Overview: Predicted 3D model of a 111-nucleotide RNA (SAM riboswitch aptamer (S box leader)) from Oceanobacillus halophilus. The model forms 97% of the base pairs in the Rfam consensus. It matches the Rfam family "SAM riboswitch aptamer (S box leader)". Rfam links the family to the GO term regulation of gene expression. The coordinates come from a structure-prediction model, not an experiment, and the mean pLDDT is 85.
RNA sequence: UUCUUAUCAAGAGAGACGGAGGGACUGGCCCAAGGAUGUCUCAGCAACCGGCCAUAUAUUGGUAAUGGUGCUAAUUCCAGCAGGUAUUGUAAGAUACUUGGAAGAUAGGAA
Numbered sequence: 001u002u003c004u005u006a007u008c009a010a011g012a013g014a015g016a017c018g019g020a021g022g023g024a025c026u027g028g029c030c031c032a033a034g035g036a037u038g039u040c041u042c043a044g045c046a047a048c049c050g051g052c053c054a055u056a057u058a059u060u061g062g063u064a065a066u067g068g069u070g071c072u073a074a075u076u077c078c079a080g081c082a083g084g085u086a087u088u089g090u091a092a093g094a095u096a097c098u099u100g101g102a103a104g105a106u107a108g109g110a111a
Stems, first nucleotide, its partner, number of pairs: 001111008013042005021031003025080004043072003048068002051063004076103001081100008
């Protein structure tokens, strides 16, 4: 980097550095010189791998949080493609809700 499996409505802040845009992309909408995004330190959240226990040994359950990650604005902030339902409208369409995808993030496995 590619493929694949699972999850993504919960949860979690302070200081220092730094100095301009940032929240993946596009459109919104938000954050931001009363200092954002980012980096470091400490702290915290969670439980994918790993540990321990049980078991029908399986895509199982429980448990702890030392290890390997991860995360600590807003539902993955909302939508982005295609259906369904409802309301409105002569219709085209518009709005709301919902379902499945696409894209993205994290972890595991394989190449």